[in-house]
Context: one part of a larger RNA
RNA sequence: CUGGGCUUAAAGAGUACGUAGGCUGUCUUGUAGGUGAGGUGUGAAAUCCCACGGCUCAACCGUGGAACUGCGCUUCAAACCACAAGACUUGAGGGAGACAGGGGUAAGCGGAACUGAUGGUGGAGCGGUGAAAUGCGUUGAUAUCAUCAGGAACACCCGUGGCGAAAGCGGCUUCCUGGGUCUCUUCUGACGCUGAGGCACGAAAGCUAGGGGAGCGAACGGGAUUAGAUACCCCGGUAGUCCUAGCUGUAAACGAUGAGCACUAGACUGGGGGGACUUCCACAUCCUCCCGGACGUAGCGAAAGUGUUAAGUGCUCCGCCUGGGGAGUAUGGUCGCAAGGCUGAAACUC
Numbered sequence: 001c002u003g004g005g006c007u008u009a010a011a012g013a014g015u016a017c018g019u020a021g022g023c024u025g026u027c028u029u030g031u032a033g034g035u036g037a038g039g040u041g042u043g044a045a046a047u048c049c050c051a052c053g054g055c056u057c058a059a060c061c062g063u064g065g066a067a068c069u070g071c072g073c074u075u076c077a078a079a080c081c082a083c084a085a086g087a088c089u090u091g092a093g094g095g096a097g098a099c100a101g102g103g104g105u106a107a108g109c110g111g112a113a114c115u116g117a118u119g120g121u122g123g124a125g126c127g128g129u130g131a132a133a134u135g136c137g138u139u140g141a142u143a144u145c146a147u148c149a150g151g152a153a154c155a156c157c158c159g160u161g162g163c164g165a166a167a168g169c170g171g172c173u174u175c176c177u178g179g180g181u182c183u184c185u186u187c188u189g190a191c192g193c194u195g196a197g198g199c200a201c202g203a204a205a206g207c208u209a210g211g212g213g214a215g216c217g218a219a220c221g222g223g224a225u226u227a228g229a230u231a232c233c234c235c236g237g238u239a240g241u242c243c244u245a246g247c248u249g250u251a252a253a254c255g256a257u258g259a260g261c262a263c264u265a266g267a268c269u270g271g272g273g274g275g276a277c278u279u280c281c282a283c284a285u286c287c288u289c290c291c292g293g294a295c296g297u298a299g300c301g302a303a304a305g306u307g308u309u310a311a312g313u314g315c316u317c318c319g320c321c322u323g324g325g326g327a328g329u330a331u332g333g334u335c336g337c338a339a340g341g342c343u344g345a346a347a348c349u350c
Stems, first nucleotide, its partner, number of pairs: 004321003007304002012318001014201002017198001021194003025088007033081002035077008049065006091191001092188002095184003102177003110154001114150008125136002162169002206247006215241002220236004258317006266295001268293009299306002323350003332343004
């Protein structure tokens, strides 16, 4: 490079935006660079191939032919690519209205629970377990009542429900703000798809600085269990978990399934929008668009399975794989405060 692949065998980057590049809707006209056809010139000789011939044959040699798949010039064609000019509306974008959800900031707060403090009642246990003990308690615990303080999370509603590119998002209210979808029709007129580098976002844990600290709780201490018990169980408990400003950039970041377009049977189900029917409203029914589930035909698949949300069929672009181990290691580079991340071998061995 070609070929074959990437749900589970090696392999889809965690996700988006986007530069270069690659690819790109319908119609008309023109040009003739690519492209196709013809002509012509050249493509040295030798070699290779074919025919005939010469050394007894062969190797070798001679003669002729073909070939030299290329390049230049020239004539023609105009489907496709390209370029130029113009047009179109289906792709894409913009506007108005409605609905749903998310993020940030600020203020005031909500109730349940928990812990602590103060006071009242009360007077011997409480707590915990398989059973216990450590622990707490006459300096009055547990229980119960009242008041106060604090921090974190939002039961029921809650749903194989919704929204978001993914990570993710659940008390209530307000403000600001991104996107999808549907309806209405008006406008722009291919403005599109993908996307090497790049840039942004990115759970948890961790790191830096400053706050906060109720509960839980790595580490750690103690009690048990046990042959031992650096564990599982119990009593405590520091970082952390929470907030602000930064860093880190990884996860079984999973649908283990990249993004986009087109096509290909259906019968069900949940959510959102519009329309029809009705005098109006609500429900039901029917039609239609978008999203989300379960099944299943053909097809595909090694099978499991998948199956209009494809792993089917056709196309465009990117990423990645090439036996197991060594090894995501060494080394170099680069990013990071560090922990480490990204890139990433070989010897050797089976």